This is a predicted structure of a 697-nucleotide part of an RNA (large-subunit ribosomal RNA, domain II) from a Minisyncoccota bacterium. It matches the Rfam family "Bacterial large subunit ribosomal RNA". Rfam 15.1 lists 51,934 matches to the family in 10,816 species. The sequence was found in a public genome assembly.
Context: one part of a larger RNA
RNA sequence: GCCUGCGAGUUUAUGUAUGCCGCGUAUGGCUAAGUGCGAGAGCACGGAGCCCCAGGGAAACCGAGUGUGAAUAGCGCGAAUAGUGGCAUGCAUAAGACCCGAAGCCAGGUGAGCUACCCAUGAGCAGGGUGAAGGAGCGAGAAAUCGCUCUGGAGGCCCGAACCGUUGAGCCGUUCAAAACUCUCGGAUGACUUGUGGGUUGGAGUGAAAAGCUAAUCGAACCUGGUAAUAGCUGGUUCUCUCUGAAACAGCUUUUGGGCUGGCGUCGUGUUAAUUGAGUAGCGGGGGUAGAGCACUGGAAGGAACAGACAGGGAGCAAUCUCGCUGUUCCUAUCAAACUCCGAAUACCGCUAUUGCUACACGGCAGUUAGUACGUGGGGGCUAAGCUCCACCGUACAAAAGGAGAAGAGUCCUAGAUCUCCAGUUAAGGUCCCAAAAUUCACGUUAAGUGCAUCACAAGGAGGUGGAAUUUCGUAGACAAUGAGGAGGUUGGCUUAGAAGCAGCCAUCCUUGAAAGAAAGCGUAACAGCUCACCCAUCGAGAGAUUCUGCGCCAAAGAUAAUCGGGGCUAAAACGUGAUACCGAAACUGAGGGCUUGUGAUUUAUUUAUAAAUCAUGAGCGGUAAGAGAGCAUUCCAUUUGCGAUGAAGCUAAAGGGGCGACCCAUAGUGGAGCGUAUGGAAGAGAGAAUGCAGGC
Numbered sequence: 001g002c003c004u005g006c007g008a009g010u011u012u013a014u015g016u017a018u019g020c021c022g023c024g025u026a027u028g029g030c031u032a033a034g035u036g037c038g039a040g041a042g043c044a045c046g047g048a049g050c051c052c053c054a055g056g057g058a059a060a061c062c063g064a065g066u067g068u069g070a071a072u073a074g075c076g077c078g079a080a081u082a083g084u085g086g087c088a089u090g091c092a093u094a095a096g097a098c099c100c101g102a103a104g105c106c107a108g109g110u111g112a113g114c115u116a117c118c119c120a121u122g123a124g125c126a127g128g129g130u131g132a133a134g135g136a137g138c139g140a141g142a143a144a145u146c147g148c149u150c151u152g153g154a155g156g157c158c159c160g161a162a163c164c165g166u167u168g169a170g171c172c173g174u175u176c177a178a179a180a181c182u183c184u185c186g187g188a189u190g191a192c193u194u195g196u197g198g199g200u201u202g203g204a205g206u207g208a209a210a211a212g213c214u215a216a217u218c219g220a221a222c223c224u225g226g227u228a229a230u231a232g233c234u235g236g237u238u239c240u241c242u243c244u245g246a247a248a249c250a251g252c253u254u255u256u257g258g259g260c261u262g263g264c265g266u267c268g269u270g271u272u273a274a275u276u277g278a279g280u281a282g283c284g285g286g287g288g289u290a291g292a293g294c295a296c297u298g299g300a301a302g303g304a305a306c307a308g309a310c311a312g313g314g315a316g317c318a319a320u321c322u323c324g325c326u327g328u329u330c331c332u333a334u335c336a337a338a339c340u341c342c343g344a345a346u347a348c349c350g351c352u353a354u355u356g357c358u359a360c361a362c363g364g365c366a367g368u369u370a371g372u373a374c375g376u377g378g379g380g381g382c383u384a385a386g387c388u389c390c391a392c393c394g395u396a397c398a399a400a401a402g403g404a405g406a407a408g409a410g411u412c413c414u415a416g417a418u419c420u421c422c423a424g425u426u427a428a429g430g431u432c433c434c435a436a437a438a439u440u441c442a443c444g445u446u447a448a449g450u451g452c453a454u455c456a457c458a459a460g461g462a463g464g465u466g467g468a469a470u471u472u473c474g475u476a477g478a479c480a481a482u483g484a485g486g487a488g489g490u491u492g493g494c495u496u497a498g499a500a501g502c503a504g505c506c507a508u509c510c511u512u513g514a515a516a517g518a519a520a521g522c523g524u525a526a527c528a529g530c531u532c533a534c535c536c537a538u539c540g541a542g543a544g545a546u547u548c549u550g551c552g553c554c555a556a557a558g559a560u561a562a563u564c565g566g567g568g569c570u571a572a573a574a575c576g577u578g579a580u581a582c583c584g585a586a587a588c589u590g591a592g593g594g595c596u597u598g599u600g601a602u603u604u605a606u607u608u609a610u611a612a613a614u615c616a617u618g619a620g621c622g623g624u625a626a627g628a629g630a631g632c633a634u635u636c637c638a639u640u641u642g643c644g645a646u647g648a649a650g651c652u653a654a655a656g657g658g659g660c661g662a663c664c665c666a667u668a669g670u671g672g673a674g675c676g677u678a679u680g681g682a683a684g685a686g687a688g689a690a691u692g693c694a695g696g697c
Base pairs, nucleotide, nucleotide: 001697002696003695004694005693006692011095012094013093014092015091016090017089018088019087020086021085022084023083028051029050030049034045035044036043037042055062056061065077066076067075068074098236099235101233105226106225107224108223109222110221116200117199118198119197120196121195122194123193124192125190127159128158129157130155134151135150136149137148138147139146140145163187164186165185168183169182170181202218204214205213206212239631240630241629242628243627244626249262250261251260252259253258263368264367265365266364267363268362269361270360271359278355279354280353281352282351283350284349285348291342292340293339297336298335299334301332302331303330304329305328306327307326308325312323313322314321315320371397372396373395374394375392376391377390378389379388380387402414403413418593419592420591421590423589424588425587429583430582431581432567433566434565438580440579441578442577443576444575445574451569452568460554461553464551465550466549467548468547469546470545471544472543473542481538482537483536485534487511488510489509492506493505494504517532520531521530522529594621595620596619597618598617599616600615601614602613603612604611605610632686634683635682636681637680638679639678641676642675643674650670651669652668653667656665657664658663
């Protein structure tokens, strides 16, 4: 891991609600403990007690009334009768209370054969080195005392085996081993090591102290018990079908991942079918938001005037002037969630009409109180976040599948799946191929592969190109191009080393002319030189400027190769406008079937009244938590009636038949002794999950 088996809402008591049954409508209903009888099942007795039959009041007390009160008033609560016991089911409470799961707490015991320390009694320490005191001899010295040599053999001395330990590394790490092995390393006559016997223990021991050790267990050992401790926590909780179908909000909470109450769900009863509820229209209301405004409260910019203080800077001998400071007023232009002279749309409340079928009250049972995305109005943040916090009882998902969107919880578009069909029509979206359907039609645009749905690109720049408009020049010849001219006074004056059209300043005239600036640009040291403006000729019909606008271009850099989903596409398969077809979903329609429910009819059953079946006709049947209803299967019991050695149960066999389904029946083989139907009853009553438990492989 798989298979098989086991494995979780039970039982008792009390309360309450619903259903059924007994008695009962006031001469109400029921017994409990216990006693008697009986083989037992059970039957009988037992009225103590409980509920009900009357309420009101704190009570005395009164009583269909009573309390309040001065009251015969008013008001509050009552009165115009039905209950009670059992059984079943739902829920609550008390119990282990659906099951498994702590770490822990307490009590009584068991442990020092491991280890810590202590006591008693024994044992062990190769070899080598160093050479203390003391001693002897010799010597020095006045002495104290000292030196040398030999001897001696001290030491928590040195090196290093046994022994004790374990520093670093490797190796091992389903191991040789729940701490080993290899190399290396520390101590090794000592606070040394060790044998045997003995002693001390659980809030206690022992500890050269690490909360170490106390039998692979230690910030309180182990065993058993209290014990099914407790767990607002995690996990698990076993058959089917039908109807309805939430919440992730508010208040309180030592409360925030838990509860209680309300809200929202479901089931029942009642009011009922409108003076309910909801939508729409009209009418009537209050408001202080959006916006706007500056009339108040404040903010803030520019200007003007006035006043104040002379604090300050500057000028002046000074008077004084000027700048500046503070305040007020006026003008201009403004800002505000906690400003308002104003002021919507919506929303909300009420009335009327209309559409149409909901609504409310009481009661049983819940679940929910971690929400998420998007749109809109806001707070926080950076007008960041697939961020966070509110609101709109917004939409969707949650609990909603199908189609489109390449792919996709929540956005957007379409659409709410009862079942079947190798039928049809459409929606959104599409129609070259992948891939169902137009290589459809008409007119334009784009040349950038721009683009091929959006998200997805800015400021700025550009004789890209299309459209619209205004305007200037033009056969009296425009624009462009080509040929020719572009001169003289003059090198204007000044300045300057120079300044000659062209460094700079001033002036900017006249002449000849078809035209030509005291010069628009390049150039020179200054000249020169080359162009331009302007004019003539050649040519022969359009040329230029501006504005608005469509589609394109540059700007345009990203992190695992790239790309419109891909291939690919250019009078498109791109973009814009229009047209006609077609495809396209679980939508709609057609055909057939099932179920729920309303209404009507018929039949059957029976005691009225209901129940069941059939037919017709409407409405409906997505669904998590949850509520309500109806069933299937298993074991046993009672009654009943059947099967079985001519073969029961069980097992095997995808394939026959029935049922919406859980399941039931048949057939063949195997098996070898019990098993079913119907009705009712009782439960150890359904397995895939719990790091479930046991066994097998």